[in-house]
RNA sequence: GGCUCAGGACGAACGCUGGCGGCGUGCCUAACACAUGCAAGUCGAACGGAGAUAUGUUUUGGAAGGGCUUCGGUCUGGAAGAGAUAUAUUUUAGUGGCGGACGGGUGAGUAACGCGUGGGCAAUCUGCCUUGUAGAAAGGGAUAACAGGCCGAAAGGCUUGCUAAUACCGGAUGAGCUUGUCUAAUCGCAUGAUAAGACAAGGAAAGGGGAAACCCGCUACAAGAUGAGCCUGCGUCCCAUUAGCUAGUUGGUGAGAUAACAGCCCACCAAGGCGACGAUGGGUAGCCGGCCUGAGAGGGUGACCGGCCACAUUGGAACUGAGAAACGGUCCAGACUCCUACGGGGGGCAGCAGUGGGGAAUAUUCGGCAAUGGGCGAAAGCCUGACCGAGCGACGCCGCGUGAGCGAAGAAGGCCUUCGGGUCGUAAAGCUCUGUCUAGUGGGACGAAGAAAGUGACGGUACCACUGGAGGAAGCCACGGCUAACUACGUGCCAGCAGCCGCGGUAAUACGUAGGUGGCGAGCGUUGUCCGGAAUUACUGGGCGUAAAGGGCGCGUAGGCGGAUCGUUAAGUUGGACGUGAAAUACCCCGGCUCAACUGGGGGGCGACGUCCAAAACUGGCGGACUAGAGUGCAGGAGAGGAAAGUAGAAUUCCCAGUGUAGCGGUGAAAUGCGUAGAUAUUGGGAGGAAUGCCGGUGGCGAAGGCGGCUUUCUGGACUGUAACUGACGCUGAGGCGCGAAAGCUGGGGGAGCGAACAGGAUUAGAUACCCUGGUAGUCCCAGCCGUAAACAAUGAACACUAGGUGUAGGGGGUAUCGACCCCUCCUGUGCCGCAGCUAACGCAUUAAGUGUUCCGCCUGGGGAGUACGGCCGCAAGGUUGAAACUCAAAGGAAUUGACGGGGGCCCGCACAAGCGGUGGAGCAUGUGGUUUAAUUCGAAGCAACGCGAAGAACCUUACCAGGGUUUGACAUCCCUUGAAGCAUGUAGAGAUACAUGUGUCCCUUCGGGGACAAGGAGACAGGUGGUGCAUGGCUGUCGUCAGCUCGUGUCGUGAGAUGUUGGGUUAAGUCCCGCAACGAGCGCAACCCCUGUUAUCAGUUGCCAUCAGUUAAAGCUGGGCACUCUGAUGAGACUGCCGGUGACAAACCGGAGGAAGGUGGGGAUGACGUCAAGUCAUCAUGCCCUUUAUGCCCUGGGCUACACACGUGCUACAAUGGCUGGUACAGAGGGAAGCAAAGCAGCGAUGUGGAGCAAAUCCCACAAAGCCAGUCUCAGUUCGGAUCGCAGGCUGCAACCCGCCUGCGUGAAGUCGGAAUCGCUAGUAAUCUCGGGUCAGCAUACCGAGGCGAAUACGUUCCCGGGCCUUGUACACACCGCCCGUCACACCACGAAAGUUUGUAACACCCGAAGCCGGUGAUCUAACCGCAAGGAGGAAGCCGUCUAAGGU
Repeated sequence: GGCUCAGGACGAACGCUGGCGGCGUGCCUAACACAUGCAAGUCGAACGGAGAUAUGUUUUGGAAGGGCUUCGGUCUGGAAGAGAUAUAUUUUAGUGGCGGACGGGUGAGUAACGCGUGGGCAAUCUGCCUUGUAGAAAGGGAUAACAGGCCGAAAGGCUUGCUAAUACCGGAUGAGCUUGUCUAAUCGCAUGAUAAGACAAGGAAAGGGGAAACCCGCUACAAGAUGAGCCUGCGUCCCAUUAGCUAGUUGGUGAGAUAACAGCCCACCAAGGCGACGAUGGGUAGCCGGCCUGAGAGGGUGACCGGCCACAUUGGAACUGAGAAACGGUCCAGACUCCUACGGGGGGCAGCAGUGGGGAAUAUUCGGCAAUGGGCGAAAGCCUGACCGAGCGACGCCGCGUGAGCGAAGAAGGCCUUCGGGUCGUAAAGCUCUGUCUAGUGGGACGAAGAAAGUGACGGUACCACUGGAGGAAGCCACGGCUAACUACGUGCCAGCAGCCGCGGUAAUACGUAGGUGGCGAGCGUUGUCCGGAAUUACUGGGCGUAAAGGGCGCGUAGGCGGAUCGUUAAGUUGGACGUGAAAUACCCCGGCUCAACUGGGGGGCGACGUCCAAAACUGGCGGACUAGAGUGCAGGAGAGGAAAGUAGAAUUCCCAGUGUAGCGGUGAAAUGCGUAGAUAUUGGGAGGAAUGCCGGUGGCGAAGGCGGCUUUCUGGACUGUAACUGACGCUGAGGCGCGAAAGCUGGGGGAGCGAACAGGAUUAGAUACCCUGGUAGUCCCAGCCGUAAACAAUGAACACUAGGUGUAGGGGGUAUCGACCCCUCCUGUGCCGCAGCUAACGCAUUAAGUGUUCCGCCUGGGGAGUACGGCCGCAAGGUUGAAACUCAAAGGAAUUGACGGGGGCCCGCACAAGCGGUGGAGCAUGUGGUUUAAUUCGAAGCAACGCGAAGAACCUUACCAGGGUUUGACAUCCCUUGAAGCAUGUAGAGAUACAUGUGUCCCUUCGGGGACAAGGAGACAGGUGGUGCAUGGCUGUCGUCAGCUCGUGUCGUGAGAUGUUGGGUUAAGUCCCGCAACGAGCGCAACCCCUGUUAUCAGUUGCCAUCAGUUAAAGCUGGGCACUCUGAUGAGACUGCCGGUGACAAACCGGAGGAAGGUGGGGAUGACGUCAAGUCAUCAUGCCCUUUAUGCCCUGGGCUACACACGUGCUACAAUGGCUGGUACAGAGGGAAGCAAAGCAGCGAUGUGGAGCAAAUCCCACAAAGCCAGUCUCAGUUCGGAUCGCAGGCUGCAACCCGCCUGCGUGAAGUCGGAAUCGCUAGUAAUCUCGGGUCAGCAUACCGAGGCGAAUACGUUCCCGGGCCUUGUACACACCGCCCGUCACACCACGAAAGUUUGUAACACCCGAAGCCGGUGAUCUAACCGCAAGGAGGAAGCCGUCUAAGGU
């Protein structure tokens, strides 16, 4: 410094799950399209009709019945029915009135007086309602309905005739109404306002109901209330990569229009108006009360509820009306859709439901007007998808439940386990209870209202009572850290997880599952969005030396800020009062639903605005006066400050001439180049350009860039002193203007040197570089551009304050002196050190990065990118302004510890050097790689694997291969049965093994049995040299026997850490001394241990033999002795102790003496903290995994011994310092009983035979060899060398074919000293010579030891390698075998370019121009009024014109 998480919220969606109730809430997307039903009607008490019903009257009609009958009829009777009419009740198509401008929906448009808030209208209107005053006399002409005719499919229309009104009209009356003129008054806020008065003109009405009283209406005016209209202050998103916009535009005069003001419209006149306090343009968006979040300030938002606005398929327009430019009205145009008889018509769910579509996603084509409210009506009443309710959805909030108590054999089961146990867990079961929710039955509301009665959709709902039974009701997420919660199995960088960091490559608390645990709970998670944390945009509350960030520098405009004093004002500021700040929400209190959510009442509050009053400290305004800021004057001195002109000397180069001869030049070394046509060198003369040595200095000047020979002229600034003058005149400074290194550009000059590009020569793997030789632009001058730099002190300007010390430059004062220094002091500049303070640290520190004030510039993770696009500037190069997509979980600063450096300093080591001898060449041995193979078992891999594990593979070993067998097993423990075990023989077989025969009868005993051994059986289990050394223990290698590695306390540092351990000396050593904010301590070093070198004492056999005696061929062979040698135990000795010198009076070093030994005497053992995931699961042990008639076990045979080849380690050589032959001398350390083996004998020999002696200072192995003496060979592939091969033997062993060792005879290869390279060694060492031992039946050139002989060299630390200490740089920390940059190849993905094609939006020009308002018009038409009439007034249609939607170009 960014990224990320934990919180809260949601109109949500998705996944899993889902018991109940209450209260809320539910198309955020397509203002997409809509089937169907409903959502605005009502009034018959405005009107004429048309019906219906009842009753009455009347006309008609004549039935039943009755009387009579001659049965043909007749008389009576008057019913049903039909028509007309009256009354009453009722219905309503039309005329008429009121309402359809409310209520309901949506948020497309709108950045606007649209909204919010506060004002204004002296510039306005207002139906219904309320109050008041006054009034309604008397008339007229029409027209729907209806009827006739006609047209049309329909929608509908035309024509003729009749008719009413609260429909329409003229005129009367008439006001305090309207208009005009005049007179005068009062008031106000500018235009002005107002029951003052006079005159003139204009100017109204409607009836209905009732028996009536009266009621409902009507007209005019005045007032109220309500609602609306207009104007206005302030506030209201992003982009300046939108900087200029505007022609009715801004204003005036006049006319018009409107309810009303106004360029609202028109004519004329003027030329204005807006804008960096962001106009204009673009994008986005309904605004608010509120809601979410937040400690707050803020940030986000505008679902539900409430206020305002806008819209109603898209666009335009008016009509009616109190009110509309009208969601469910009209007209026109467009798109879409439906009907059609093709002529023409109809429609508009952003009302409630509902459908399709879109989408991750959002409900019923429900009930009722019972309540609240609305419209109409006198009322009854009618209408009302407003509303009240119900339904669906865990969508949200709230509440309840899924049981409670007791219950340990801690059951079964699951999981884990160290196998003991732990845990789920009182959990369950069991016992005793309860009854909420749910289920059933019964009862059953409030909500209904200020007379009574009637009226309930919800709803038989809430609620109450009873009954039954634990019965019907729990999930989701997480458990590596952040972040509460852990284990097992599976998987094996796979499958997967993941908000960030990051998990997963065989032991995953991170994946999947299980058990357990944690959290929440009818929900739980996920996703999305917002705020928070984030002081990560910082007003509250951040920064800019190095982390992102000071403009390259100045002048200065606007703006911001501004010394001290007096007076005044009251804009800011502060206080008080009044008004507004709707309700709801939020907060507090009280209340109602059982509680809560929800809700009722009350209270307080709402930062703001307006008006009035008051205060006057501070800021501002105005006026006066001041001098400390600032400036001027006067007197001085300093300076590479700037511009111009002139001038000087040195040097380079070139030209001319002289002298002179073969080279010069250049480099790490060279070459290109120059030179016999005379160079370089040197002398003289000349030309030309550029730059100014010494002085010269963290010295001077300048705003910065920058400025350097000398002289003159012109000119800017600073400083010191003085205190005469002005009187705040100041500071900063967005835009603007100017200056601005180098390079570059344009034009013209100039061009000595230097020198991009370029050429050549070198270097190099290459070298488009570094080095060299040349060389063009350029560098220089004039004029004009450019405008950038690590333009840096990476540090903006101004002012004030805050310890000092010490240089240096300029000036002044004091003191002193004859004078100059010195010294003290003041101011201005320029450096260093340093306190407080600051800082992440580094560091800064009166020249601040300290403490404050003012102003400007700039920053907000890294990359993309100072790039793209656009604008501006530029001739160009380019500059300036300056993004986004995408991507990463960091990038970065300072400091720390290490590591590293072809950085530095100091030091060490057979590290180099100086030497000696080797390896690398040959043959062979041995190990490894590779190859081969049935197998060639496995491991070890730079040093630090490779004669290594292996101190010894013929079988065995052996782990490998082939084949043959075996399955509780070759081995261990437990159980049962049986039997001793065993031994011998035979048969089959390669053997393991199988079979058979014979033999054999253990120990203890309490007499039951037990033990050992063997066989058989069952299962637990055995077994594995199978895997993992990257799961481990142990052991080991290595750095390295290098001198280091740490700790406690203290101190320093925010911290990591530092100090100590660094420094000066010294040492083999962090060894020691001194110094020191350190003082001590530990592990290492050294010493203590062992061997060896000298010696003393003790001891004296198996060792020794000087003396004595004896013996022998000889001999310690014997007696004897322990002196010597030796053996082996204990001591001594060496400590820089002594002397001299050096050193710091130290430590120590150098030299010397003495001494067997001298400065750790020599050698060994001994290996700090750690490093290498070093080596080993095949020594052993061991977790986990795998295997279990096999990956175990047994056996036979084979293999580990292969062989075109490569490497390591060795042996033997190449010869004369030698080979061979003969003779001859001298060790040490070891080993020996399944052993070493003597003498003697046999054999050329290996060896055989033999068996004395010896468990060893006694005997044996056992002759040491090189050496010495003598001889021979004479430089050759040999008398060197011995490989290879043949034959014949020996030994070990069941067994030498694969595959042992040795002997004899014969054979006689390569090899003549070894390329590049490389190893060991510093003294008894290297080299060389033999001897012994372990392993082992046998097998040694290997390994471990022993002695014999016995050198050379080290000047020195430059270099190679390794290491130690200090220091330095670092972008490394898996630590240079690090890190890291770019291209290319292939594949895939995304984006772009591309001839064109297509769509949307906005502006402008022209064309066309519907409906409609307004205006005009005449030879059109025309009820009311005037007129006797003619005609007129008025009106309508038509036509024309202005405006204008859609459309076209």
Annotation:
The prediction has a mean pLDDT of 84. This is a predicted structure of a 1449-nucleotide RNA (small-subunit ribosomal RNA) from an uncultured organism. The RNAcentral record of the sequence draws on ENA, Greengenes and SILVA.